[in-house]
Context: one part of a larger RNA
RNA sequence: CAUACAAGCUAGAUAAGGGCGUAUGGGGAAUGCCUAGGCUCUCAGAGGCGAAGAAGGACGUGAUAAGCUGCGAAAAGCUGCGGGGACUGGCACAUACAGGUUGAUCCGCAGGUAUCCGAAUGGGGCAACCCACUUAACUGAAGGUUAAGUACUCCGUAAGGAGGGCAAACCCGGGGAACUGAAACAUCUAAGUACCCGGAGGAAGAGAAAACAAUAGUGAUUGCGCUAGUAGCGGCGAGCGAACGUGCAUUAGCCCAAACCAUAUAGUUUACGGACUGUAUGGGGUUGUAGGACCACAAUAUUUGUUGUAAAUGGAAUUAGAAUCCUUUGGAAAGAGGAGCCAUAGACGGUGACAGCCCGGUAUAGGUAACAGAUACAAUGAUAGUGGUAUCCUGAGUAGUGCGGGGCACGAGAAACCCUGUAUGAAUCCGGCGGGACCAUCCGCCAAGGCUAAAUACUCCUGAGAGACCGAUAGUGAACCAGUACCGUGAGGGAAAGGUGAAAAGAACCCUGAACAAGGGAGUGAAAUAGAUCCUGAAACCAUACGCUU
Numbered sequence: 001c002a003u004a005c006a007a008g009c010u011a012g013a014u015a016a017g018g019g020c021g022u023a024u025g026g027g028g029a030a031u032g033c034c035u036a037g038g039c040u041c042u043c044a045g046a047g048g049c050g051a052a053g054a055a056g057g058a059c060g061u062g063a064u065a066a067g068c069u070g071c072g073a074a075a076a077g078c079u080g081c082g083g084g085g086a087c088u089g090g091c092a093c094a095u096a097c098a099g100g101u102u103g104a105u106c107c108g109c110a111g112g113u114a115u116c117c118g119a120a121u122g123g124g125g126c127a128a129c130c131c132a133c134u135u136a137a138c139u140g141a142a143g144g145u146u147a148a149g150u151a152c153u154c155c156g157u158a159a160g161g162a163g164g165g166c167a168a169a170c171c172c173g174g175g176g177a178a179c180u181g182a183a184a185c186a187u188c189u190a191a192g193u194a195c196c197c198g199g200a201g202g203a204a205g206a207g208a209a210a211a212c213a214a215u216a217g218u219g220a221u222u223g224c225g226c227u228a229g230u231a232g233c234g235g236c237g238a239g240c241g242a243a244c245g246u247g248c249a250u251u252a253g254c255c256c257a258a259a260c261c262a263u264a265u266a267g268u269u270u271a272c273g274g275a276c277u278g279u280a281u282g283g284g285g286u287u288g289u290a291g292g293a294c295c296a297c298a299a300u301a302u303u304u305g306u307u308g309u310a311a312a313u314g315g316a317a318u319u320a321g322a323a324u325c326c327u328u329u330g331g332a333a334a335g336a337g338g339a340g341c342c343a344u345a346g347a348c349g350g351u352g353a354c355a356g357c358c359c360g361g362u363a364u365a366g367g368u369a370a371c372a373g374a375u376a377c378a379a380u381g382a383u384a385g386u387g388g389u390a391u392c393c394u395g396a397g398u399a400g401u402g403c404g405g406g407g408c409a410c411g412a413g414a415a416a417c418c419c420u421g422u423a424u425g426a427a428u429c430c431g432g433c434g435g436g437a438c439c440a441u442c443c444g445c446c447a448a449g450g451c452u453a454a455a456u457a458c459u460c461c462u463g464a465g466a467g468a469c470c471g472a473u474a475g476u477g478a479a480c481c482a483g484u485a486c487c488g489u490g491a492g493g494g495a496a497a498g499g500u501g502a503a504a505a506g507a508a509c510c511c512u513g514a515a516c517a518a519g520g521g522a523g524u525g526a527a528a529u530a531g532a533u534c535c536u537g538a539a540a541c542c543a544u545a546c547g548c549u550u
Base pairs, nucleotide, nucleotide: 017550018549019548020547021546022545023544024543025542026541032535033499034498037470038469039467040466041465042464043463044462045461046459047458048166049165056117057116058115059072060071061070063095064094067091068090078111079110080109081108082107083106087099088098089097122131123130124129132150133149134148135147136146137145138144152163153162154161155160170201171199172198173197174196175195181188185235211218212217222249223248224247225246226245232240233239253451254450255449256395260283261282262281263280264279265278266277267276268275269274288429290394291393292392293391294388295387296386297385303382304381305380306379307378308377309376310375313372314371318366319365320364324339325338326337327336328335340357341356342346348360349359350358400424401423402422403421404420405419406418407417410436431446432445433444434443435442486493487492506534509521510520511519512518
């Protein structure tokens, strides 16, 4: 000095900037509507798969083939039987090439094939790879090829057989916390829960009284309702918490050991007639008003298991299956108006808006393979009585007891009962156990062997259905190629993401443009401000035009 800023001043209302309003757009994806997916149940079914190689994978496999689906070198498939009847070669378009009334595709059933890994099992291994041996075949030979076999454990003399792994919950057993509560904390609680391990089944476990009860009786077990938050237990705190009885559901009872007899066998003994002991097998026998053996009588009834044959019926795909037209609005009729019809069918879904009569179906009626199978017959097996009581049998390291623990609602308590580590240790029917210390009386029952359907629990899965359940920030994490993408060394964590239209009729052709971008016309459509970033399209935010204002 210029510019900007501050203050002041001048000019400026044809208002640059700001505000408000109206309109039109952009932006955004709320809202509404929808449902392909979920959630919770009900009724049926099924409740396992696996060395005959599972679950789960890897790699392949298509004319073109990245993904998903299917399948396995016989590879979106092969064979048979049944169904079905015109198109077909999955999602998934297109082109090419094929197949099909000599019956394809498709659906059901039964088979065949089924690489490599994986329990993985010939040996090894960093899963989907490497390397062997034996026998046989090919062979001139080979570090060659093909086929079958070759893991371990248990059972078995052997031949041979079984097991192993996976799987949602339910179940039984062996181990077994802590946080927490007690307003702290130690007994106690949480809890025999979570979790770990083993095992089994469609259920498991329990189960036919050494039970309960109480002067009356009941009669295996299991589950549910009440009893009852009672009686009790309890630093008598916090809390824990029965049973008897009763009402229901469902019902089912049996088999061994032993005495005794017989056979076989190994021994012992023998005055060779036999006797005894052990083992194995068969008969017998199974309970508490005791029963059985044994002795003496009497008997052929009842119920039922298994197997075989026949078979009503059920049972896959699947078959038949009634009854409506006109006018009108509209892009479209199932709407409105009018006139009809069927109904053992007016469930449901679809179809261009809301359809009993348009379509699929529905009620109903058929149909059959595998398979199941009421019932009948046959074979075969099991299953009963009465009396007597001299003798024999009736589950032993058991019952019980001492010490130490645990379970029972019950924390050592007056603590019965059950289980047991340790130390001991009976009786034998004139016996034994129990009835909440213990004793007596009375009553009940028969331990120390075993099996047992139903009523009960659960749902990975299949079919049919339901919902005062959700409707895309909801409902599963997942409506969509999701346990994906992505994150993490790993265990593990874990999304977002639905909607054109009735139908692609998905915009030929032209123009602008560098354009395979984008847009403007044209055309389709009821609609294109339904144009693929596509239903509706709120608000924030951003523009444009106009009005008012400062």
The part of an RNA shown here (large-subunit ribosomal RNA, domain I) has 550 nucleotides and comes from Salegentibacter flavus. Rfam family: Bacterial large subunit ribosomal RNA. The family has 102 seed sequences and 51,934 matches in Rfam 15.1. The source organism's lineage runs through Bacteria, Bacteroidota, Flavobacteriia, Flavobacteriaceae and Salegentibacter.